[in-house]
Context: one part of a larger RNA
């Protein structure tokens, strides 16, 4: 100098940050991922005589749930950083371009009935829908196979030509135009997978390690290369340039310190990785081997009719425990962003805010001017005085903060309505652009502004032997005690305790821990 700090004493305000470093311990309760009726058939309700219209949504279906949020246990590793490679790869939504969407079928949930179970949850029969599912048709630049020519390269598996075979689709809204959605292909953008060079901990009181081990051939597997896996063959591969083993540890941008070189750290914010009660596994999907999905095993907790079931806060709050120590079971989707939707909109403990804590940084205040009888009082004294001290009182002012009253934001764009315009259309609507109007704010009656009002409501902490700025008196008497080092205290202690005074910093001050 610094700190995610803690402790002691003290404590007025504001702005902006920060806030379980320990038990990756266990968790009561609530919320944290839904949405679409413009994909589908029902059901319920409302209006209606009815046709029908509107509203709600359990189920089927689509998209999302792989993002966002948390934690740092594991990991010394291509995990991370940096520079490259991929002639070994994938990519939903989005953008650009080309082509297409013909004609059929069979089911099933919800529902009804029957039935098992304490429950969780099932079983059977029957009917019915779709953008759910399945054939058929059509199709290329797609896939596979065969053949051919030529080039680059270390090396064709990529590309080119020809032939054969194979493979697709879904509708919804609207009067329509059209819009949205669908299928195949090519390219892009953004995202990811894999590979490689180099770089960054300790211990040699760890010296040898290795059998899918190292390489080859073939096969399987993957989006993809590869002992990734398997069969066979060979005997290799790594290592004092530190293998192997043990310990410790998420990595980086950065942060702290330092003139720098270095040293230390990896909280908040940002990037990457890993994990989600412990261990294992796959399913679905463009993407997971999936925090709030599934299955199995285990520990723990809960329910039970003892047959069997349910659960996972390292999401936001909160509880217990641990600890020197770390906050509210708050408000709102108004803004930004995300999911879904044609949209209105719904959801969003992301986020925006408020609350608590001097935990940090910064700013402000606790008054200003005049004022000598140098008052009273305290301390001290050589009894003359000295000092606190212009300090107080007193007088004059100010009103920052505070208090009271009044006014009162920006953050708001969009959407909607009306009018006008460009392209387009036979024309209108719609879409897009512009103008006007109207409406939407959690924070919050907050910030801020104005008026009024009273010096009134606001100073402590540490030190004073030297280092080191700042001294006297009394008490104590190697006692009680102090102390970072030197050291002080045994009767005149500037070093202990108290008082007065002084010095330093100041809403803080001092101590302790840690780093330079």
């Nucleotide at each position: 100098g610094a700190u995610g700090a803690a402790c002691g004493c003290u404590g007025g305000c504001g702005g902006c940050g920060u806030g379980c470093c320990u038990a990756a311990u266990a968790c009561a309760u609530g919320c944290a991922a839904g949405u679409c009726g413009g994909a589908c058939g029902g059901a319920u309700g409302u209006a209606g005589c009815a046709a029908u219209a509107c509203a709600u949504u359990a189920g089927u279906g689509g998209c999302g749930a792989a993002c966002g949020g948390g934690u740092g246990a594991g990991u010394a590793a291509c995990a991370c950083g940096u520079a490259g490679g991929u002639g070994a790869c994938c990519u939903g939504c989005c953008c650009u371009a080309a082509a297409g969407a013909g004609g059929g079928g069979a089911a099933u949930a919800c529902c009804a009935c029957u039935u098992c179970g304490a429950a969780a949850g099932g079983a059977g029969u029957g009917a019915c829908a779709a953008a759910a599912c399945c054939g058929c048709a059509u199709a290329a630049a797609c896939u596979u196979a065969u053949a051919g020519a030529a080039a680059u390269c270390a090396g064709a598996a990529a590309g080119c030509u020809a032939u054969a075979a194979g493979g697709a689709a879904a509708a919804g809204a609207g009067c329509g135009a059209u819009c949205u959605a669908c299928u195949u292909u090519a390219g892009g953008a953004g995202g990811g997978g894999c590979c490689u060079g180099c770089g960054g901990c300790c211990c040699a009181u760890c010296a040898g390690c290795u059998a899918g081990u190292u390489g080859g051939u073939g096969a399987g597997g993957u989006a993809a290369c590869g002992g990734c896996u398997c069969a066979c063959c060979a005997a290799g591969g790594c290592g004092a340039c530190g293998a192997u083993g043990c310990g410790u540890a998420g990595c980086c941008g950065a942060c702290c310190u330092g003139a720098g070189a270095g040293g230390g750290u990896g909280a908040u914010c940002g990037g990457c990785c890993a994990c989600a009660c412990u261990g294992g596994g796959a399913c679905u999907g463009a993407g997971a081997c999936a925090c709030g999905g599934c299955c199995c095993a285990g520990a723990c907790u809960c329910c039970u009719a003892c047959g069997g079931g349910a659960g996972g806060c390292a999401g936001c709050a909160g509880u217990a425990g641990g600890g020197a120590a770390u906050c509210u079971u708050c408000c709102a989707c108004a803004a930004u962003g995300g999911a879904c939707g044609a949209a209105a909109g719904u959801c969003u403990g992301a986020u925006g805010g408020a609350g608590c804590a001097a935990u940090g940084c910064c700013g402000c205040g606790u008054g200003a001017g005049u004022g000598a009888a140098g008052a009273a009082g305290g301390u001290u004294u050589u009894c003359g005085g000295a000092u606190c001290g212009u300090a107080a009182a007193a007088c004059u002012c100010u009103g920052u903060u505070g208090u009271g009253a009044g006014g009162g934001a920006a953050g708001a764009c969009a959407a909607g309505u009306a009018c006008g315009a460009a392209a387009g259309u036979a024309a209108c609507u719609g879409c897009u652009c512009g103008u006007a109007c109207c409406u939407u704010g959690a924070c919050g009656g907050u910030a801020c502004c104005u008026c009024a009002u009273u010096a009134g409501a606001a100073a402590g902490c540490c030190a004073c032997g030297g280092c080191u700025a700042a001294c006297u008196a009394c008490g104590u008497g190697c006692c009680a005690g102090c102390a970072g080092c030197c050291g002080c205290g045994g009767u005149a202690a500037u070093a202990c305790g108290u008082a007065g005074g002084u010095g330093g910093c100041a809403a803080g001050c001092g101590u302790u821990g840690u780093c330079c």

Predicted 3D model of a 516-nucleotide part of an RNA (small-subunit ribosomal RNA, 5' domain) from an uncultured bacterium. The full RNA is in RNAcentral, with records from ENA, Greengenes and SILVA. The coordinates come from a structure-prediction model, not an experiment, and the mean pLDDT is 83.